[in-house]
Molecule: SAM riboswitch aptamer (S box leader)
Organism: Acidobacteriota bacterium
RNA sequence: GCGAUAUCGAGAAAGGUGGAGGGACGGGCCCUGUGAAACCUUGGCAACCUGUCGCGGGUCUUUGAUGACCCGGGCGUGGUGCCAACUCCCGCCGGAGGUGACUCCGGGAAGAUGACGG
Numbered sequence: 001g002c003g004a005u006a007u008c009g010a011g012a013a014a015g016g017u018g019g020a021g022g023g024a025c026g027g028g029c030c031c032u033g034u035g036a037a038a039c040c041u042u043g044g045c046a047a048c049c050u051g052u053c054g055c056g057g058g059u060c061u062u063u064g065a066u067g068a069c070c071c072g073g074g075c076g077u078g079g080u081g082c083c084a085a086c087u088c089c090c091g092c093c094g095g096a097g098g099u100g101a102c103u104c105c106g107g108g109a110a111g112a113u114g115a116c117g118g
Base pairs, nucleotide, nucleotide: 002117003116005114006113007112008111013042014041015040016039017038021031022030023029025091026090027089028088043083044082045081048079049078050076051075052074053073055072056071057070058069059068060067087110092107093106094105095104096103097102
C1' cells in the first nucleotide's frame, strides 16, 4: 500500500528540544512567535484486541452437580490508538422548510483507528 469488517456528537496535557507551520485532500472556517510541525520525557483518556470474576441474562450439554459458548457488566496487565473545534464544517445523491441568502433530515463517498485476511 490492498481487501473486507466494527466504530467515529463522549473522553483525556504538562514540561523539554525545536523554530513556521498545522487542522488528510479541495473550499470554508479555525489553531499557531502568549511558539506550528517533528522528536523526547512524564501524565492521562478509552476499552478494539487481550486476561480474569456466575456479577446479570440466554443457548446447548448432563439424571443431576457441572461444563462449553454467546450477550451484557465489574476489575486488570499488555499490544495499539488517542489527548482544540462532531471525523472542525461542507464536498456526491435524495428529501423537508424558506421569496431568497440559507437551515434541517436521511444515505453515500473520502478519511481515521482497531482486530482480521492475502